The RNA shown here (Glycine riboswitch aptamer) has 78 nucleotides and comes from uncultured Aeromicrobium sp. Its mean pLDDT, the model's own confidence on a scale to 100, is 79. Rfam family: Glycine riboswitch aptamer. Its family is annotated with glycine biosynthetic process in the Gene Ontology. Taxonomically the source falls in Aeromicrobium (Bacteria, Bacillati, Actinomycetota, Actinomycetes).
C1' cells in the first nucleotide's frame, strides 16, 4: 500500500424554506477532536551549533455533532 475486522467525542437545539412522517438545505448559538492541516516540543540526526524528522500535546481553518459514510489507532491476511 490494498483486503477484513474492530474504532471514540459532541445539539437531529432554535428559527425559515420545502416536505408535512422523516430526510434535505439555509441561518444563528453552543459543542467535539481520532481525516487533513498549523502550533510548542520530550526525543532523535549531529563532534557541537544550525538545518532536518517528530505526540493520541495543543489551535479548532478544515472536518465533525440522530443513522449511513468518514475515523487517528490496533489486529490478521497479501
Nucleotide at each position: 500500500a490494498c483486503g477484513u475486522g474492530g474504532g471514540a467525542g459532541a445539539g437531529u437545539c432554535c428559527g425559515u424554506c420545502a416536505c408535512c412522517c422523516a430526510c434535505g438545505a439555509c441561518g444563528g448559538c453552543g459543542c467535539c477532536g481520532a481525516a487533513g492541516g498549523g502550533g510548542c516540543a520530550a526525543c532523535u540526526c549531529c563532534u557541537c551549533c544550525c538545518c532536518g524528522g517528530a505526540a493520541c500535546c495543543u489551535c479548532u481553518c478544515a472536518g465533525g455533532c440522530a443513522c449511513c459514510c468518514g475515523g487517528a489507532c490496533c489486529a490478521c491476511g497479501u